[in-house]
RNA sequence: CGAGCCCGCCGGGCGGCCGCGUCACCGGUCAGGAGCCGGUGACGAGGAAAGUCCGGACUCCACAGGGCAGGAUGCUGGGUAACUCCCAGGCGGGGCGACCCGACGGAAAGUGCAACAGAGAACAGACCGCCGAUGGCGUGCCUCCGGGCCGCACAGGCAAGGGUGAAACGGUGGGGUAAGAGCCCACCAGCGAGCCGGGUGACCGGCCGGCUGGCAAACCCCAUCCGGAGCAAGGUCAAACAGGGACGUCGGUGGCCCGCCGAUCAAGUCCCGGGUAGGCCGCUGGAGGCGGCGGGUAACCGCCGUCCUAGAGGGAUGGUCGCCUCGUUGCCACACGGCAACGAACAGAAUCCGGCUUACAGGCGGGCUCGCCCC
Numbered sequence: 001c002g003a004g005c006c007c008g009c010c011g012g013g014c015g016g017c018c019g020c021g022u023c024a025c026c027g028g029u030c031a032g033g034a035g036c037c038g039g040u041g042a043c044g045a046g047g048a049a050a051g052u053c054c055g056g057a058c059u060c061c062a063c064a065g066g067g068c069a070g071g072a073u074g075c076u077g078g079g080u081a082a083c084u085c086c087c088a089g090g091c092g093g094g095g096c097g098a099c100c101c102g103a104c105g106g107a108a109a110g111u112g113c114a115a116c117a118g119a120g121a122a123c124a125g126a127c128c129g130c131c132g133a134u135g136g137c138g139u140g141c142c143u144c145c146g147g148g149c150c151g152c153a154c155a156g157g158c159a160a161g162g163g164u165g166a167a168a169c170g171g172u173g174g175g176g177u178a179a180g181a182g183c184c185c186a187c188c189a190g191c192g193a194g195c196c197g198g199g200u201g202a203c204c205g206g207c208c209g210g211c212u213g214g215c216a217a218a219c220c221c222c223a224u225c226c227g228g229a230g231c232a233a234g235g236u237c238a239a240a241c242a243g244g245g246a247c248g249u250c251g252g253u254g255g256c257c258c259g260c261c262g263a264u265c266a267a268g269u270c271c272c273g274g275g276u277a278g279g280c281c282g283c284u285g286g287a288g289g290c291g292g293c294g295g296g297u298a299a300c301c302g303c304c305g306u307c308c309u310a311g312a313g314g315g316a317u318g319g320u321c322g323c324c325u326c327g328u329u330g331c332c333a334c335a336c337g338g339c340a341a342c343g344a345a346c347a348g349a350a351u352c353c354g355g356c357u358u359a360c361a362g363g364c365g366g367g368c369u370c371g372c373c374c375c
Base pairs, nucleotide, nucleotide: 001371002370003369004368005367006366007365008364009363010362012324013323014322015321016320017319018318020044021043022042023041024040025039026038027037028036029035046346050357051356053355054354055353056352057351058230059229060228061227070226071225072224073223074222075089076088077087078086079085090104091102092101093100094099105221106220110219111218112215113214127162128161129158130157131156134155135154136152137151138150140149141148142147170188171187172186173185174184175183189212191209192208194207195206196205197204198203234281235280236279237278243272244271245270246269247268248264249263250262251261252260253259288307289306290305291304292303293302294301295300325344326343327342328341329340330339331338332337
């Protein structure tokens, strides 16, 4: 200098004017309060506020205990309120490397699956091929008459090579053989419900052993976890209209009162109508941020100090101007530069919090790897 990898962070700044929401105070309206109007001040979106995919807090409903069914998760150790998240480690895969990716329990419980191609697809198989030792065949040759040699490819043997396939019953080399084959040997890979050693563990290393398939994102088995609904949860205050009832009035029963029965309802009071409409609470200070010290490889945890103010409900957080910053283009100057125009992402709270995922113009900081060149 070029090409990359990982981690952390920012994501326009300052000011003027106008406007919006919440809160506090002041003034007006009102007898006062609430409400409304005006004024002043403070505060007012995000790293993802998003998707609503996981996990929790909180609230209500249900619930003696156990089991079945169903669902989720799935290497190991740790972190956490909890998690399908995070950290560290193991194993497998990818990359020259920094590093990245992984539904990564069990195939020695059982049941099952493998399209097409191919001879054969699980305790398999012989199409081409190789052999034909042994047995057979030959009007072949030799003979010491015991047989030997040669040929055929008939019985039969083989699985090395070719070919098919995602996968062909370990791989390479040597010995061996008629040809071959873990048949034997060496090394390598794999397996072991063998032993020894290391590690909390996943697992790793060594020795020994026989000689070896895959799929559980198929059913299944094992282990752990799981009640439901969600802030429109839920709590609290509580109208109005229609309509209904009681008190009331009149009559009957009765000696009288209560009671009971019938009629009436003009006005008034109370109850129902309805815990409805609507208001208020829940509602924002919390598993909180920052700094220091300590523990831990880390995620994270402990202690001390310090800081904090969105909380709407037809739902605020915007507009404009000036200067600056960054980028592009044009003009001037071409040594720095100056002027002008245009542009500056993704997006936007709604009970709160921890994660994950997705979107994102541009920029900053730190650590590391590979290549080339120079000293």
Predicted 3D model of a 375-nucleotide RNA (Bacterial RNase P class A) from an Acidimicrobiia bacterium. Model confidence (mean pLDDT): 78 of 100. The RNAcentral record of the sequence draws on ENA. Taxonomically the source falls in Acidimicrobiia (Bacteria, Bacillati, Actinomycetota). It is recorded under the gene name rnpB. Its Rfam family is "Bacterial RNase P class A". It is annotated as a ribozyme. Rfam describes the family as follows. Ribonuclease P (RNase P) is a ubiquitous endoribonuclease, found in archaea, bacteria and eukarya as well as chloroplasts and mitochondria. Its best characterised activity is the generation of mature 5'-ends of tRNAs by cleaving the 5'-leader elements of precursor-tRNAs.